[in-house]
């Protein structure tokens, strides 16, 4: 000096998932529990509009996470794999370009189009994070 791995971490990243106040637990701090707000996000719900055949081939919601081909396994069992793909992410915004990554899971329970008023729910979890060009912004000196 380069490469790889691990740890920590300022600034940060995905996501709606952040901030504040009060009370309690604790010797106290941190932290935890409960409650209430603000912010952000979701669902139900008229008229008008849409739809008009449906009715277990059930239907629907959250989410970017849909769809396809090939293989494997299996029939009192199985729950898999590869390659793609709609779509999505990568520290201000837009466009173009480039590289890397995701393309899951889960809930309702026979039921829900849109939807003002109104009603109602959530505020988790997981990470260590590419560059370039043009234009427009913000901050600092």
């Nucleotide at each position: 000096a380069a490469u790889a791995a691990a740890g920590c971490u300022a600034c940060g990243c995905u996501u709606a998932a952040u901030u504040u106040u009060c009370g309690g637990c604790u010797u106290a701090u941190c932290g935890c529990c409960g409650a209430a707000a603000a912010g952000c996000g979701g669902g139900g719900g008229a008229a008008c509009c849409a739809g008009u055949c449906a009715a277990u081939u059930g239907g629907g919601g959250c989410g970017a996470a849909u769809c396809g081909u090939u293989c494997g396994a299996u029939g009192u069992a199985a729950g898999g794999a590869a390659c793609g793909u709609a779509g999505g992410g990568u520290a201000c915004c837009a466009u173009c370009u480039u590289a890397c990554c995701c393309g899951a899971g889960u809930c309702c329970g026979u039921c829900a189009g849109c939807u003002a008023a109104c009603c109602u729910c959530g505020u988790c979890a997981g990470c260590a994070g590419u560059g370039g060009a043009u234009g427009g912004g913000u901050c600092u000196a």

RNAcentral holds the sequence, with entries from Rfam. Predicted 3D model of a 141-nucleotide RNA (c-di-AMP riboswitch aptamer (ydaO/yuaA leader)) from Paenibacillus lycopersici. The source organism's lineage runs through Bacteria, Bacillota, Bacilli, Caryophanales and Paenibacillus. The prediction has a mean pLDDT of 78.